[in-house]
Molecule: small-subunit ribosomal RNA
Organism: uncultured Bacillota bacterium
RNA sequence: GAUUAACGCUGGCGGCAUGCCUAAUACAUGCAAGUCGAACGAGAGUAGCAAUACUCUAGUGGCGAACGGGUGAGUAACACGUGGGUAACUUGUCCUAAAGUCGAGGAUAACAGUUGGAAACGACUGCUAAUACUGGAUAGGUUAGAUUAACGCAUGUUGAUCUAAUUAAAGAUGCGUAUGCAUCACUUUAGGAGAGGCCUGCGUCGCAUUAGCUAGUUGGUGAGGUAACGGCUUACCAAGGCGACGAUGCGUAGCUGUGCUGAGAGGCAAAACAGCCACACUGGGACUGAGACACGGCCCAGACUCCUACGGGAGGCAGCAGUAGGGAAUUUUCGGCAAUGGACGAAAGUCUGACCGAGCAAUGCCGCGUGAAUGAUGAAGGUCUUCGGAUUGUAAAGUUCUGUUGUAAGGGACGAAUAGUAUAAUCAGGAAAUGGGUUAUAAAUGACGGUACCUUACUAGAAAGCCCCGGCUAACUAUGUGCCAGCAGCCGCGGUAAUACAUAGGGGGCAAGCGUUAUCCGGAAUUAUUGGGCGUAAAGAGUGCGUAGGUGGUUUAUUAAGUCUGGUGUGAAAUUUCACGGCUUAACUGUGAAGGGUCAUUGGAAACUGGUAAACUUGAGUACGGUAGAGGUAAGUGGAAUUCCAAGUGGAGCGGUGGAAUGCGUAGAUAUUUGGAGGAACACCAAUGGCGAAGGCAGCUUACUGGGCCGGGACUGACACUGAUGCACGAAAGCGUGGGGAGCAAACAGGAUUAGAUACCCUGGUAGUCCACGCCGUAAACGAUGAGUAUUAAGUGUCGGGUGUAAAUUCGGCGCUGUAGUUAACACAAUAAAUACUCCGCCUGGGGAGUACGGUCGCAAGACUGAAACUCAAAGGAAUUGACGGGGACUCGCACAAGCGGUGGAGCAUGCGGUUUAAUUCGAUGCAACGCGAAGAACCUUACCAGGUCUUGACAUCCCGUUGACCGGGCUAGAGAUAGUCCUUCCCUUCGGGGCAACGGAGACAGGUGGUGCAUGGUUGUCGUCAGCUCGUGUCGUGAGAUGUUGGGUUAAGUCCCACAACGAGCGCAACCCUUAUCAUUAGUUGCUAACAUUAAGUUGAGAACUCUAAUGAGACCGCCGGUGAUAAACCGGAUGAAGGUGGGGAUGACGUCAAAUCAUCAUGCCCCUUAUGACCUGGGCUACACGCGUGCUACAAUGGCUAGUACAAAGAGUCGCAAUACCGUGAGGUGGAGCUAAUCUCAUAAAACUAGUCUCAGUUCGGAUUGUAGUCUGCAACUCGACUACAUGAAGUUGGAAUCGCUAGUAAUCGCAAAUCAGCAUGUUGCGGUGAAUACGUUCUCGAGUCUUGUACACACCGCCCGUCAUACCAUGAGAGUCUGUAAUACCCGAAGCCGGUGGCCUAACCGUAAGGAGGGAGCCGUCUAAGGUA
Repeated sequence: GAUUAACGCUGGCGGCAUGCCUAAUACAUGCAAGUCGAACGAGAGUAGCAAUACUCUAGUGGCGAACGGGUGAGUAACACGUGGGUAACUUGUCCUAAAGUCGAGGAUAACAGUUGGAAACGACUGCUAAUACUGGAUAGGUUAGAUUAACGCAUGUUGAUCUAAUUAAAGAUGCGUAUGCAUCACUUUAGGAGAGGCCUGCGUCGCAUUAGCUAGUUGGUGAGGUAACGGCUUACCAAGGCGACGAUGCGUAGCUGUGCUGAGAGGCAAAACAGCCACACUGGGACUGAGACACGGCCCAGACUCCUACGGGAGGCAGCAGUAGGGAAUUUUCGGCAAUGGACGAAAGUCUGACCGAGCAAUGCCGCGUGAAUGAUGAAGGUCUUCGGAUUGUAAAGUUCUGUUGUAAGGGACGAAUAGUAUAAUCAGGAAAUGGGUUAUAAAUGACGGUACCUUACUAGAAAGCCCCGGCUAACUAUGUGCCAGCAGCCGCGGUAAUACAUAGGGGGCAAGCGUUAUCCGGAAUUAUUGGGCGUAAAGAGUGCGUAGGUGGUUUAUUAAGUCUGGUGUGAAAUUUCACGGCUUAACUGUGAAGGGUCAUUGGAAACUGGUAAACUUGAGUACGGUAGAGGUAAGUGGAAUUCCAAGUGGAGCGGUGGAAUGCGUAGAUAUUUGGAGGAACACCAAUGGCGAAGGCAGCUUACUGGGCCGGGACUGACACUGAUGCACGAAAGCGUGGGGAGCAAACAGGAUUAGAUACCCUGGUAGUCCACGCCGUAAACGAUGAGUAUUAAGUGUCGGGUGUAAAUUCGGCGCUGUAGUUAACACAAUAAAUACUCCGCCUGGGGAGUACGGUCGCAAGACUGAAACUCAAAGGAAUUGACGGGGACUCGCACAAGCGGUGGAGCAUGCGGUUUAAUUCGAUGCAACGCGAAGAACCUUACCAGGUCUUGACAUCCCGUUGACCGGGCUAGAGAUAGUCCUUCCCUUCGGGGCAACGGAGACAGGUGGUGCAUGGUUGUCGUCAGCUCGUGUCGUGAGAUGUUGGGUUAAGUCCCACAACGAGCGCAACCCUUAUCAUUAGUUGCUAACAUUAAGUUGAGAACUCUAAUGAGACCGCCGGUGAUAAACCGGAUGAAGGUGGGGAUGACGUCAAAUCAUCAUGCCCCUUAUGACCUGGGCUACACGCGUGCUACAAUGGCUAGUACAAAGAGUCGCAAUACCGUGAGGUGGAGCUAAUCUCAUAAAACUAGUCUCAGUUCGGAUUGUAGUCUGCAACUCGACUACAUGAAGUUGGAAUCGCUAGUAAUCGCAAAUCAGCAUGUUGCGGUGAAUACGUUCUCGAGUCUUGUACACACCGCCCGUCAUACCAUGAGAGUCUGUAAUACCCGAAGCCGGUGGCCUAACCGUAAGGAGGGAGCCGUCUAAGGUA
């Protein structure tokens, strides 16, 4: 785009079309084929007095019923289409021409009578007519024979003459001047038109898993038969005929003009309309006839239905309506013969479900309408909203118009003009009349239908839906829902912010329709003729030889099959296209033209292809001379090695492995020496080499033998290339028969390994491997690349030959690199995957499946050929970036190693899990949660629980009213919140009022540590302080992308240098910042004190040197020297220096990853609660405790504990505070209060250390848990639940399993001090200093990271992907004891009706015969053929 459509929603009108695609299923009822009295007799009726006239009816007779109408079952065929043939034929009616129609005869239906039957329908007797029937005459014709002419296309055809045989007829009506005339019939002949029969070239579906078919089969002769040819039929003879150019078989199907689609070539279809064919309940058969083997005829058989008196009968809608059934689905039991057409008739006319019309159905096509103009306050309402507005939207309302359609009324067609009748005119003919032809006039005829159309009036009044809005694809928002409900053509959407579901608003598209489903073509170059491919995506047969076929070198002549070009015929009409017309337009329709072919026929051309003839040598081949080679077959022969046997020596192991064991060995192995046996394979040469068609071929010698290459150019003269079917060869394994068997070695056995180990490893070991003969016929049979020919840059190596002194060059192979070109890329590139030609093979999404079935081959194994159902939306190729690897290379890190100290065991502290609970609030969960949020839960905190209370609220803003307070102090009730009550009590002022505060009230609102960190901002962790992450321009690539960023060095570093199709740049690194280490300058108080003086004391005077403080500077840069390195970057060593190679430490965290953490810091979208999920209060809980884990503290002791004494810090904090001297207390602490807002005073004695003493290896003078008693301090308050003190008590623990953590120097370890939080509470955290080590060979391994490279079937990226069994279900397919059924074929039996043939007897009007009888006919019977049926 289309449809004979159907379904869903909706539906105003008209025109034109179309309407059982399924059950060729069954059919009730009505109608669809009759007509003629001018062929005939009879009967009835009407009119008439009657003769008679008219009408009707059954019958005889004629014509028609073979047309028209329906359907598509069958049919793969001369059925259809197209072009021919018929010299092999027929033809009623019609037309033309010619001739004729003479004269006889016998019956019969109707009717009447008798009679059978339920009926259908008969039987017998008797009467009668014809255009019914039958003889005779004549003509023409036909047949046979003879003579002859012309023609053709082989058989033959057409004429002429003669002879013989055979064969016609019918009347009716009108006129009437009547032996007639006219018309219509009838007969014969010749021709025509139209119609039909038969023959034939070409075309016409699928399957080869259908390859052979055929006995009347193919042909001939004779006969028969037909309208006609013919095996059409029959007898005999011959053995033919068809087939890979697809016979035969099976399946499917009416064919065509045409229709749909497509640019076309094609593909699909066969509704309506038209041509042909076939069929008429199923099967068979003939009759009649011009025509049938007959839709509304006959006979028979069968199935089915109906009637029946049970004896027997009737029927055939695939005609028009209609019914049932089937189905997704297809109309009225209508009107009329008015028109067109048909049958009959002389005609009027009759008949006509053909046809013309109407009805039903949006089934399709076409047209029209559902209003038009104006109208801004941009109304109301709806929807959305950033709350401003936007949109619906000039849309509506309103105003002004119009009246198509509609409604009402009125008018009102075309289609109708013939025929016939009447009249008139005229023409031909005739003796005339009738009659015939032509013309004119008159009256009459309409189903549709009072319809189309026209006029008038009236009202915007009665007339819009459907689908879609994620992309493809035009059109977006809100709400609801929450992987549910649902959508979906493909991709896909939906898991709480859905433009994808549903609804709404808005929008888009089409419109009386719109969507969906089904089907066909297109897009699809996705079967490729036009117009594809085969190295790796599907696809080159394992290789050759060669048949058919296809294709084929140069020259000349000829031919005209192909080819090209004219003419003629045909290609029906309709359709399509164009032009012009008719309906108001269009659809529709009329007229004309064009167009359409593998068609037929007839002229012409001769280039090319083909044919024929003649030549040529360049393709191909032969001969000759050389030459290389693991080419093949057979026979012989050689040495090394393994194994075995025998013997000698020898004496304990051997063998084997990652390590072992099985195994062998004191009965003497292994090792070694000598001799022997046997089989198989041939080291070195040896190669990137050679040969062969491929498989493949390797010691040496001999024999036979195939092919190649080179040379010169003698010979043949296109002999060529390819190659379906076919034939041959064809690794390994395997099979058969017979040998052989050393080594190796499936199966098998044992030992190991392992969770297992039917494996990898080891020890053994049989088929086999070897030979001969015969099978098999496959491989990643690979260059994954068919064969042949020609053309197209180079360079280089090698093998064989020729020329050449050499250089070089040439022919033939085998390789590499590479240009053009090709390719999706990879790559190929004279050995093409380039450019062309010829031929063959093969492919058409993945799986199912190279499977099943069938067939062929094979001994078998199996091979070759080779599907479908079903299922998926992919499978696949090449390349890219990542990620990953029990891949590779390089490098780094307390990563390992080397060390030191811990954890894991104990007790306690603290956090988490779990459990418990009214609650044990919440969060954090590998590293990167767990002394984390929490820098400090007794109340508060507090978010949790129980109970008691409040509801505009504990907190903010706005409004109204009342009061002058609020605050503060007191009393009562209560657990308190709270309630009641007492005392006290505002400011400014222009005096109008204003401000402030409290209380009361109403609503807007407050409030939420309620949910979502997977809606978010911000902040943070982690990889990781790892060295990376990117960009611009350029270049390369079809592209993803690459390059830069890689490479060689170097570095802590993508740090730097060099090279380089890259050149630059950014974020990171480094540096800049802070601190610390040295010095200088400046400044000296509260800090310092060398010299002077002074003191108990830098206490004081004094000093400004030192220390220190804190501000500014200096210093370090591989700067200098030497070496290494490419002379670079840099590295190594040295000097100087306080410090040396980023000096130590800190802050500083690239692009990104983990939907990492946090809605409970804060902020925030959405959702939720609103007398509660908000607020207040008291008490409790966060502190529970069979248990598990993390992080710590204290220890287990002598490098120690205890006692006594003596030293040395830094950094901090302090007025709600730090607190000295002094006194009291054993102590925690108390009393008291000098000083200090701090370099001034205080906290504040630093501790380890050192010097003495004691303890003496014990569960202790270690260790301190636990518990008791008594206290101290803070605080409203230490019960749940604080810290500390004293006395007493004195638990576990004697250095800690598997495992695991930290640390590389002022570090680990160890020792104390301070601070934040804080009323009080630290073993935690953050800082501070004191003492102060050991070790690092090194990078194999573990973990993590970086760069390059490689493989990948991964991309959620190895925590990936993915295979098979099993379980369950039973969707599809297969099998299944069987059972039921269809179709086709063969053999036999039976054999209806009927044609044909035969026929004793029987019956018999016409003709012959005086008669007897005959001719002819009929029934009956028999035979051939044969439908249905039966058996196998």